This is a predicted structure of a 98-nucleotide RNA (Glycine riboswitch aptamer) from Franzmannia pantelleriensis. Its mean pLDDT, the model's own confidence on a scale to 100, is 81. Of the family's consensus pairs, 90% are formed in the model. The organism belongs to Franzmannia, within Bacteria.
[in-house]
RNA sequence: AUCGCGACAGCGGGAGAGACCGGUCCGUCAUUCACGGUGCCGGCGCCGAAGGAGCAACUGCCCCGGAAACUCUCAGGCCACCGGACCGCCGUCGCGUC
Numbered sequence: 001a002u003c004g005c006g007a008c009a010g011c012g013g014g015a016g017a018g019a020c021c022g023g024u025c026c027g028u029c030a031u032u033c034a035c036g037g038u039g040c041c042g043g044c045g046c047c048g049a050a051g052g053a054g055c056a057a058c059u060g061c062c063c064c065g066g067a068a069a070c071u072c073u074c075a076g077g078c079c080a081c082c083g084g085a086c087c088g089c090c091g092u093c094g095c096g097u098c
Base pairs, nucleotide, nucleotide: 003096004095005094006093007092008091010089011088012087013086018044020043021042022041023040024039025037026036027035028034045078046077047076051074052072053071054070058065
């Protein structure tokens, strides 16, 4: 000094689906009604791109193993914000390569 891979930091991009219903608590209000809330409990509906789980090929057979943007929806999420798999740029470090 070249290229590749990995980790991390910064910047940019980055989807889907309820501003649902009931109860309770609290607040506004003298009270009721009514309205409101990042609270708590429950119900129904929905989403997949944190994380997690499942498997096809592979084997003579069984067990085990076995990928994903597929499947599930445990977890998470369903205005915006936040978060967000993943992608791009840049930098540092490590490994390999020339």